This is a predicted structure of a 339-nucleotide part of an RNA (large-subunit ribosomal RNA, domain IV) from an uncultured Bacilli bacterium.
Context: one part of a larger RNA
RNA sequence: CUAUGGUUAAGGAACUCGGCAAAAUGACCCCGUAACUUCGGGAGAAGGGGUGAUUGAGAAAUCAAUCCGCAGUGAAUAGGCCCAGGCAACUGUUUACCAAAAACACAGGUCUCUGCUAAGUCGUAAGACGAUGUAUAGGGGCUGACGCCUGCCCAGUGCUGGAAGGUUAAGAGGAGUACUUAACAGGACGUAAGUCGAUUAUGUGAAGGUGCGAAUUGAAGCCCCAGUGAACGGCGGCCGUAACUAUAACGGUCCUAAGGUAGCGAAAUUCCUUGUCAGGUAAGUUCUGACCCGCACGAAAGGUGUAAUGAUCUGGGCACUGUCUCGACCAUAGACUCG
Numbered sequence: 001c002u003a004u005g006g007u008u009a010a011g012g013a014a015c016u017c018g019g020c021a022a023a024a025u026g027a028c029c030c031c032g033u034a035a036c037u038u039c040g041g042g043a044g045a046a047g048g049g050g051u052g053a054u055u056g057a058g059a060a061a062u063c064a065a066u067c068c069g070c071a072g073u074g075a076a077u078a079g080g081c082c083c084a085g086g087c088a089a090c091u092g093u094u095u096a097c098c099a100a101a102a103a104c105a106c107a108g109g110u111c112u113c114u115g116c117u118a119a120g121u122c123g124u125a126a127g128a129c130g131a132u133g134u135a136u137a138g139g140g141g142c143u144g145a146c147g148c149c150u151g152c153c154c155a156g157u158g159c160u161g162g163a164a165g166g167u168u169a170a171g172a173g174g175a176g177u178a179c180u181u182a183a184c185a186g187g188a189c190g191u192a193a194g195u196c197g198a199u200u201a202u203g204u205g206a207a208g209g210u211g212c213g214a215a216u217u218g219a220a221g222c223c224c225c226a227g228u229g230a231a232c233g234g235c236g237g238c239c240g241u242a243a244c245u246a247u248a249a250c251g252g253u254c255c256u257a258a259g260g261u262a263g264c265g266a267a268a269u270u271c272c273u274u275g276u277c278a279g280g281u282a283a284g285u286u287c288u289g290a291c292c293c294g295c296a297c298g299a300a301a302g303g304u305g306u307a308a309u310g311a312u313c314u315g316g317g318c319a320c321u322g323u324c325u326c327g328a329c330c331a332u333a334g335a336c337u338c339g
Stems, first nucleotide, its partner, number of pairs: 001334008010325002014323001019320001027051005036041001038145001052067006068072001080318007087310002092104002108143007120129003146305004151235003156232002158228005165223003171217002176212005183204003187196003236254005263297001264294001275291005
């Protein structure tokens, strides 16, 4: 010096991102126990007192007297507590090996699909699960106990329903048209030179065959018409106005499908910002209570409260301490020397 343990004057968190670590509390008995509350809790709340031995009494519990020690749960083992706030109701689950949480799940809520050979899922299929279930059932989505609630917008997108009109595939349909040749005609092409041609060169061309093919017909879908937000989602701007000033209950105007309701709000959300005021401190970028000017909260991607719960996060306090002022000493194991 390193590790592990022990002690420490005075102070007692001044340490530090932060009381991290350590200390303190601790068993049993008695007394006593607040706010709040879902009346169960909170609660071991908090805060106090006691604990050995001998003798006597007593059924015992226990009581009385006495005795010893610095110290009686005589060693060891054995909750620290309180106040306030955020988040999540809770017990639970999770990143095997850097994250245990406010994430996931959850009971409850709600929407939607599904009438049974169910929907949905796996499989090419057979088949299986769903389910030896049957809408008080099963699948999927979102939300997440409980209390109070859950506003406006259906223009866009989605979904559901509708079927008049428009559009629309294969198919049906077949007006036409092309090629092919029996027949008939017979020179044709070329500026020319010339080439082909009486054996089909060339022209016209019926029926049949083959191909292309217009009108017309033709479902769902789409267009269209409605409904639907605990479907995806969205929820304004400018100007003026009151007898101090300021502000604007009020008015005007533009735009929109509709312009954010209740509640909450510098918030796990606030840039400006250490906002302003109040509390706590001698001093507080954190914290708590308010204000509202919400850069950019807001109602099941739920809003707001909430007892209990939490190895959760944040702020404060009591107790306690070598965390610190500021170090010191001791023990053990290493380190070092010899072997």